[in-house]
């Protein structure tokens, strides 16, 4: 590379540098010289892993598709529901359900 599982309607920005596109792709709609995107610093959000406390079960060493705490450890994130739609099914439609793609984490390799 690729595969598996879980989650994706909540939450959280200031300063500096740079300077034209950015929001993955197509369409839409937005953000952007009143400086977006990106990078850096600081700050913050979040409980996926870790750590820790409690509970249940239990083969007493563990399990939990139980709850709480913790950002000191590993990541992630801080415009808009993953910004919306895209494919299939139902429906006149509004819209409902499922899926694809994508993102993040954990694991396999």
């Nucleotide at each position: 590379a690729u595969c598996u599982c879980a989650u994706c309607g909540a939450g959280a920005g200031u300063g500096g540098c740079u300077g034209a596109g950015g929001g993955a792709c197509g369409g839409g709609c937005c953000c952007g010289a009143u400086g977006a995107c990106g990078c850096c610093a600081c700050g913050g959000c979040a409980a996926c892993c870790g750590c820790u406390c409690c509970g249940a079960c239990u083969u007493u060493a563990g399990u939990c598709g139980g709850g709480g705490g913790u950002c000191c450890g590993g990541u992630g994130c801080c415009a808009a529901u993953u910004c919306c739609c895209g494919c299939c099914c139902g429906g006149u439609a509004a819209u409902g359900g499922g899926g694809c793609c994508g993102a993040u984490g954990a694991g396999a390799g």
Molecule: SAM riboswitch aptamer (S box leader)
Organism: Terriglobia bacterium